[in-house]
RNA sequence: CGAGAGCUUCAGGCGAUCGCUCGAGCUUGCUCGAGAGGAAAGUCCGGGCUCCGUAGGGCAGGAUGCCGGGUAACGCCCGGUGAGGGAAACCUCGAGGAAAGUGCCACAGAAAAGCAAACCGCCCGCGCCGGCUUCACCGCCGCCACGGGUCAGGGUGAAACGGUGGAGUAAGAGCCCACCGCGAAGUCGGUAACGGCUUCGGCACGGCAAACCCCAUCCGGAGCAAGGCCAUGUAGAGGGGCGCUUGAGGGCUGCCCGCCCGAUGCCCCUGGGUAGGCCGCACGAGGCGUCGCGGUAACGCGCGUCCCAGAGGAAUGACCGCCACGCUGCGGAAGGUAACGACUGCGGCGAACAGAACCCGGCUUAUGAGGGUCUCGGACU
RNA sequence: GGCCCCAUCGUCUAGCGGUUAGGACAUCGGCCUCUCACGCCGGUAACCGGGGUUCGAGUCCCCGUGGGGUCGCCA
Numbered sequence: 001c002g003a004g005a006g007c008u009u010c011a012g013g014c015g016a017u018c019g020c021u022c023g024a025g026c027u028u029g030c031u032c033g034a035g036a037g038g039a040a041a042g043u044c045c046g047g048g049c050u051c052c053g054u055a056g057g058g059c060a061g062g063a064u065g066c067c068g069g070g071u072a073a074c075g076c077c078c079g080g081u082g083a084g085g086g087a088a089a090c091c092u093c094g095a096g097g098a099a100a101g102u103g104c105c106a107c108a109g110a111a112a113a114g115c116a117a118a119c120c121g122c123c124c125g126c127g128c129c130g131g132c133u134u135c136a137c138c139g140c141c142g143c144c145a146c147g148g149g150u151c152a153g154g155g156u157g158a159a160a161c162g163g164u165g166g167a168g169u170a171a172g173a174g175c176c177c178a179c180c181g182c183g184a185a186g187u188c189g190g191u192a193a194c195g196g197c198u199u200c201g202g203c204a205c206g207g208c209a210a211a212c213c214c215c216a217u218c219c220g221g222a223g224c225a226a227g228g229c230c231a232u233g234u235a236g237a238g239g240g241g242c243g244c245u246u247g248a249g250g251g252c253u254g255c256c257c258g259c260c261c262g263a264u265g266c267c268c269c270u271g272g273g274u275a276g277g278c279c280g281c282a283c284g285a286g287g288c289g290u291c292g293c294g295g296u297a298a299c300g301c302g303c304g305u306c307c308c309a310g311a312g313g314a315a316u317g318a319c320c321g322c323c324a325c326g327c328u329g330c331g332g333a334a335g336g337u338a339a340c341g342a343c344u345g346c347g348g349c350g351a352a353c354a355g356a357a358c359c360c361g362g363c364u365u366a367u368g369a370g371g372g373u374c375u376c377g378g379a380c381u
Numbered sequence: 382g383g384c385c386c387c388a389u390c391g392u393c394u395a396g397c398g399g400u401u402a403g404g405a406c407a408u409c410g411g412c413c414u415c416u417c418a419c420g421c422c423g424g425u426a427a428c429c430g431g432g433g434u435u436c437g438a439g440u441c442c443c444c445g446u447g448g449g450g451u452c453g454c455c456a
Base pairs, nucleotide, nucleotide: 001377002376003375004374005373007371008370009369010368012323013322014321015320017318018317020035021034022033023032024031025030026029037353041364042363044362045361046360047359048358049223050222051221052220056257057256058255059254061219062218063217064216065215066080067079068078069077070076081095082093083092084091085090096214097213101212102211103208104207105206119154120153121150122149123148124147125146127144129142130141131140132139162180163179164178165177166176181203182201183200184199185198186197187196188195189194227279228278229277230276237270238269239268240267241266242265249261250260251259286306287305288304289303291302292301293300294299325350326349327348328347329346330345331344332343335340382455383454384450385449386448387447388446391406392405393404394403399436408424409423410422411421412420429445430444431443432442433441
């Protein structure tokens, strides 16, 4: 210098003028103070909070899925194991079960999972025909047909019923042997996932569970338009239906059981009314610290310090000047044959994604600029 | 603000994970007719984007994008 990997920081600053929202103060229209984010977003997960008359049992449904830890909790994070990718730094993984069951595996192919299957090939037997030989039989060779054996080879496919080598055989085959793979048992290390070693088994076990399913764990429902208080308004309006403890209807969710409420009751239609204010609502699983201790880490404990938006059709803006940043034009510049050039003068342009709506922890997506670290390659000293 | 739903030719739609994604209307060309219409024959034309599972994805899963519901989803 080039290519790549991973980590991390900031989200321009100051001043002037005119405005917006909230709070406090008083001299009641002025002063002072505060005023968006890393994603405020998507609403994909998890919780707090609130209500449903505590949500008990069963079925159904949903989610998660290697191991250990962290956490209020999680589908998140950290560390490890295994598998895969990369030359490496490093990255990715929805990674339980296919020797419980069911289902699927198009086309091609003999056969797509059954202790199956014979298209070509190989081998055996038998028969016919032809050739050689022969008087003829026998024998040898070849073609075809039939009955068998054979999955080692060819061919098909995404995938072909362990792989390589040898022995063996009519030809072959885990039929047998060695090594590898696979499985089981034992043992050692590790909390565990798992890994190492030894022995045994000739192999019995194709793939798909982001197919049904099985196993384990978790999940009551709804959401701040939750919910509470006040004010205002109508009418004890009219009509119809059901029911009054042998109970209508409701709490209560997909269903059932169960539990509870329930008679001045409940449902429907017609007609009419309010659609205002306050609380919830911001001190919290809170922020910050070249802090201390424990831990590999996520994180926890302690100490110190700070108070940091709360609107309700919804404020947080506009413009000017200076400085800082990036890009660029013209010029200067040690040096250099030149290209170039640390630095520097003047000018121009640019500054992203995006806007809180009860709050918090994550994930994902969008997005500008900068800083270290690591890997590989090249050149120079 | 919350909650929920949808996406396949220009339009309306069909589509057990398995040929070249089917149909209707529209459109284009031809035939028919004196001409137009009708009718007949043929053609063009699509899986919202990216990633994953699988031998194989319009279909299954994840993330995003766009659109819609809200007067019988919500005080």
Molecule: RNase P RNA; transfer RNA
Organism: Polyangiaceae bacterium